[in-house]
RNA sequence: AGGUUCAUAGUUCAGCGGUAGAACAUUGGUCUCCAAAACCAAUAACGUGGGUUCGAUUCCCUCUGAACCUG
Numbered sequence: 001a002g003g004u005u006c007a008u009a010g011u012u013c014a015g016c017g018g019u020a021g022a023a024c025a026u027u028g029g030u031c032u033c034c035a036a037a038a039c040c041a042a043u044a045a046c047g048u049g050g051g052u053u054c055g056a057u058u059c060c061c062u063c064u065g066a067a068c069c070u071g
Base pairs, nucleotide, nucleotide: 001070002069003068004067005066006065007064010024011023012022013021018054026042027041028040029039030038047063049061050060051059
């Protein structure tokens, strides 16, 4: 320099156009003499900027960052 893939919650991952989910973690509660475990509940997220569309996490382009391949 060219090419490929990826970016979603504090972490690991789902979600192929129609209200963004799970597990773990955190907080609160129940239970217990206390704690742990278990159970219940709550909090919390679509990398930036544009485009297409009635509607975009999803499709297209740019930028940023990460990984890999070729030389």